[in-house]
Two RNAs folded together computationally: RNase P RNA and transfer RNA, 432 nucleotides in total. Model confidence (mean pLDDT): 77 of 100. It holds a member of the Rfam family "Bacterial RNase P class A". It is annotated as a ribozyme.
RNA sequence: CGGAGACAGUGGGUGAUCGCCGCUGGGAAUCUCCCAGGGGAGGAAAGUCCGGGCUCCACAGGGCAGGGUGGUCCAUAACGUGGACCGGGGGCGACCCCAGGGAAAGUGCCACAGAAAACAGACCGCCCCUGAAGGGGUAAGGGUGAAAAGGUGAGGUAAGAGCUCACCAGCUGCGGGGGUGACUCCGCAGGCUUGGCAAACCCCACCCGGAGCAAGGCCAAAUAGGGGAACGUUCGAGGGCGGCCCGUCCGAUGUUCCCGGGUAGGCUGCUUGAGGUGGCGGGCAACCGUCAUCCUAGAUGAAUGAUCACCACCUGCAUGACGCAGGGAACAGAACCCGGCUUACGGCUGUCUCCGCCCU
RNA sequence: UGGGGUGUCGUCAAGCGGUAAGACACGGGUCUUUGGAACCCGCAUUCGCAGGUUCGAAUCCUGCCACCCCAG
Numbered sequence: 001c002g003g004a005g006a007c008a009g010u011g012g013g014u015g016a017u018c019g020c021c022g023c024u025g026g027g028a029a030u031c032u033c034c035c036a037g038g039g040g041a042g043g044a045a046a047g048u049c050c051g052g053g054c055u056c057c058a059c060a061g062g063g064c065a066g067g068g069u070g071g072u073c074c075a076u077a078a079c080g081u082g083g084a085c086c087g088g089g090g091g092c093g094a095c096c097c098c099a100g101g102g103a104a105a106g107u108g109c110c111a112c113a114g115a116a117a118a119c120a121g122a123c124c125g126c127c128c129c130u131g132a133a134g135g136g137g138u139a140a141g142g143g144u145g146a147a148a149a150g151g152u153g154a155g156g157u158a159a160g161a162g163c164u165c166a167c168c169a170g171c172u173g174c175g176g177g178g179g180u181g182a183c184u185c186c187g188c189a190g191g192c193u194u195g196g197c198a199a200a201c202c203c204c205a206c207c208c209g210g211a212g213c214a215a216g217g218c219c220a221a222a223u224a225g226g227g228g229a230a231c232g233u234u235c236g237a238g239g240g241c242g243g244c245c246c247g248u249c250c251g252a253u254g255u256u257c258c259c260g261g262g263u264a265g266g267c268u269g270c271u272u273g274a275g276g277u278g279g280c281g282g283g284c285a286a287c288c289g290u291c292a293u294c295c296u297a298g299a300u301g302a303a304u305g306a307u308c309a310c311c312a313c314c315u316g317c318a319u320g321a322c323g324c325a326g327g328g329a330a331c332a333g334a335a336c337c338c339g340g341c342u343u344a345c346g347g348c349u350g351u352c353u354c355c356g357c358c359c360u
Numbered sequence: 361u362g363g364g365g366u367g368u369c370g371u372c373a374a375g376c377g378g379u380a381a382g383a384c385a386c387g388g389g390u391c392u393u394u395g396g397a398a399c400c401c402g403c404a405u406u407c408g409c410a411g412g413u414u415c416g417a418a419u420c421c422u423g424c425c426a427c428c429c430c431a432g
Base pairs, nucleotide, nucleotide: 001356002355003354004353005352006351007350008349009348010347012311013310014309015308016307017306018305020040021039023037024036025035026034027033028032042331046342047341049340050339051338052337053336054212055211056210057209066208067207068206069205070204071085072084073083074082075081086100087098088097089096090095101203102202106201107200108197109196110195123142124141125138126137127136128135129134150168151167152166153165154164155163169193170192171190172189173188174187175186176185177184178183216268217267218266219265226259227258228257229256230255231254238250239249240248241247275294276293277292278291279290280289281288282287313327314326315325316324317323361431362430363429364428365427366426367425370384371383372382378415386402387401388400389399390398408424409423410422411421412420
């Protein structure tokens, strides 16, 4: 210098003016205004994919069903998250990826090709018998396939074969060493050599009660309906016809008051919390402890915006230097709160590491 | 806020581990004086996208994207 790997940070700042939504104080005097002060989106507020807090309902205990998770140890309120390690795979390397329990519990599947796709079996070939047909032995070699029944060599044989032996690879059992553990190292024994798929059914271990702030609590119109009391009962409350009276018709269906439930609506839940920042200590780390300090949106059809100036930043031009011109942009926007994951994102900056080339 | 479903050719769709049926439409041909009808042939580079499991994925798993429906 070029390429690459692992991360981290930022997501403009200050001031003025005009607006929007809450809060506090004062005023007007009324349910809305005015003045002053102070506050007002994010790293993902998103997707709603996991987990928890909180609230209500259910619940003796245990099980079935259903769903989820799946190396080990640790972290945590909890997790499907994170850290460290183990095993496997990829990369020259820094480093990255893995749903990573069980296939000698059972069932199922393995297209085409191929003799055979798994309690076996034999197309060509090889060997033996026999009259060339046929019968028997074999699994070395050929061929098929994604995958073919340990590998190499020797012995052995009619030809062959773990049939036997040596070495190697794996498995199982036993013993010993290391590690909390996953696991690993060493030795001995057994010819034990047993295909793959469980993100196929399933088995094993562990976890999970349900619903959600429109949860839940409080206050509480109008209309209708419920309960009660009083008035009124053919000597008639009240109503219809009617401007009124008479009259006539209906008639306990009525009137007044009180009570409770509940709807609209309002208040609450509501933002101080597994909280942020800094120091110190513990731990490889995730994280934990402790001390100091800070308070940082609470709207409800839903506010958080715009303009200007300066600074910073970026781009282009120019230069000895001062400078000149332009740019505001990415994804996106709280709705009970928190921890994660995932996804989206213009530009800029920083740290560590690896590989290649060149120079000293 | 919570729950459910769908995505396969231009359109309607079948297939749910073994290499993408069918119909309409479209293109070419035969027939006809010409057109239609009829008959024959053709027509999926990506099965919404990206990863993973598997020898093999439209199909199984995970994460996204788009659309539709339901409850209050």